[in-house]
Context: one part of a larger RNA
RNA sequence: CUGGGCGUAAAGGGUCCGUAGAUUGUGUUGUAAGUUACUUCAAAAAUACUAGAGGCCUAACCUCAGUCUGAAGUUAAUACUACUCCACUCGAGUUGAUAACAGAAGAAUAGAACUCUGUAAGAAGAGAUAAAAUUCGCAGAUAAACAGAAGAACAUCUAUUUGGCGUAAGCAAUUCUUUAGUAACAACUGACGUUGAGGGACGAAAGUGUAGGUAGCAAACAGGAUUAGAUACCCUGGUAGUCUACACCGUAAAUGCUGAGUGCUCAAACUUAAAUUUUUAGGUUUCAAGCUAACGCGUUAAGCACUCCGCCUGAGGAGUACGAUCGCAGGAUUGGAACUC
Repeated sequence: CUGGGCGUAAAGGGUCCGUAGAUUGUGUUGUAAGUUACUUCAAAAAUACUAGAGGCCUAACCUCAGUCUGAAGUUAAUACUACUCCACUCGAGUUGAUAACAGAAGAAUAGAACUCUGUAAGAAGAGAUAAAAUUCGCAGAUAAACAGAAGAACAUCUAUUUGGCGUAAGCAAUUCUUUAGUAACAACUGACGUUGAGGGACGAAAGUGUAGGUAGCAAACAGGAUUAGAUACCCUGGUAGUCUACACCGUAAAUGCUGAGUGCUCAAACUUAAAUUUUUAGGUUUCAAGCUAACGCGUUAAGCACUCCGCCUGAGGAGUACGAUCGCAGGAUUGGAACUC
């Protein structure tokens, strides 16, 4: 050590890749390390234990027998584990050909709208709100017309509350280029698999640095209202930011609040792709058994089992202090105790 758990009560790492480790298909050969059997040797007594036996009338008590443990060696056994030999094809992978897909990166292009500029025309208001005012306008606004500039976002639609793709974050105008992935089928390799401490990569938004860009929106800020006040809600403006490139940051209710993988398990319906009866791989809704404290889950399990990792152990103190590592910084990661109840 040989406890219980992690959808909602404490608890699944944001996601993936992968080192060590752990674990691991089918048949055969050999070895005999683990393992099993026999045998040898050694270990104080008391205590302890035994529906044991015996002695005191019984119990306590006393006597006897047995049990409990560890190490080393000999000789065998070979089912399992391990190592080893030779094979196998179901797991896994490679290649081929077909279709579908908002997967990723780069480039180019279109249309609508907002804003601004110019031209012509026109004449007093416009805008805003519950109502107003700040605001814009005779230095000619608003509305309507034509032309141009710039930036950002891609309406309707096929499929849009239900679909598709991606490991997750996430991905939607159109076209082109490069590129990843996925089911069934054929050939090939022949266990090459699974998980994964450390480690590495990716990782919304906000934020940071440098250089651009800036139409709209808009923290901060200013003004007008409202109000007892109004550092707000409403209105008029408006800077960072939002956009691009290259570096950081590394966190989210990063959620399915459900780790990854494998096998098995009732029925019904919808749907995507391939094949078009079946079937395979996804998405979705009911539901039997079973599970669950209940809610509910229910072949996409929270059912029945196995392998590996992460995490939890009353509430507050506290995700704080200190230390360490990382970061330009804000901060992030790791992470207590006293004390109180």

Small-subunit ribosomal RNA, central domain from a seawater metagenome, 341 nucleotides, folded computationally.
The RNAcentral record of the full RNA draws on SILVA.